[in-house]
RNA sequence: GCAUGAAAAAAGCAAAGCCGCCGAAAGGCGGUGACGCAAAACCAAAGGGUCUAAAGCUCUUCAUUAGAGCUAUGACAGCCAGGUUACCGGA
Numbered sequence: 001g002c003a004u005g006a007a008a009a010a011a012g013c014a015a016a017g018c019c020g021c022c023g024a025a026a027g028g029c030g031g032u033g034a035c036g037c038a039a040a041a042c043c044a045a046a047g048g049g050u051c052u053a054a055a056g057c058u059c060u061u062c063a064u065u066a067g068a069g070c071u072a073u074g075a076c077a078g079c080c081a082g083g084u085u086a087c088c089g090g091a
Base pairs, nucleotide, nucleotide: 005088012037013036017032018031019030020029021028022027035078041084042083043082047080048079049076050075051074055071056070057069058068059067060066
């Protein structure tokens, strides 16, 4: 340097639930808590997928601050693939 994650050791992250705060929601942040993770670190302005629909548009309605449908400009990196960087070890 490339490929890789056997055994170990050091260090690390933290699902669900609960509490508080933010948000229209999805969801996020902090605390608690550990289901798991060898990138569960970062990237959503490279791709696919999923979630949400405040706002906008269309329709319904006599009408509306009501109802239905569509749309991401909002999210998820712990959905997949990808990019970048990094700890330990060398069977």
A computed fold for a 91-nucleotide RNA from a Syntrophomonadaceae bacterium, annotated as c-di-GMP-I riboswitch aptamer. The prediction has a mean pLDDT of 80.